[in-house]
The RNA shown here (transfer RNA) has 72 nucleotides and comes from Candidatus Roizmanbacteria bacterium RIFCSPHIGHO2_02_FULL_37_13b.
It was read from a public genome assembly.
Its mean pLDDT, the model's own confidence on a scale to 100, is 81.
Rfam family: tRNA. About the family: Transfer RNA (tRNA) molecules are approximately 80 nucleotides in length. Rfam classes the family as a transfer RNA.
């Protein structure tokens, strides 16, 4: 100061232009004398921020920042 990658749910992550999602984890119910365990239902997102392209952007394109990493 230069290039690369990354930023999506409380966590770990997937989604490579058309409805945002998995497991975990959280609430409730059933089962237990209870606790786990399992079943069943629910609840939770400004997809880092600000522009552009497009009928349509988490996605593609530019600046920003946050993190990691390499070179100097």
């Nucleotide at each position: 100061g230069g290039c690369c990658g990354u930023u999506u749910a409380g966590c770990u992550c997937a989604g490579u232009g058309g409805u945002a999602g998995a497991g975990c984890g959280c609430u409730g119910c059933a089962u237990u004398c209870a606790c786990a365990u399992u079943g069943c239902a629910g609840a939770u997102g400004u997809c880092g921020g600000a522009g552009g392209u497009u009928c349509a952007a988490a996605u593609c394109c530019u600046c920003c920042a946050g993190c990691g990493g390499c070179c100097a």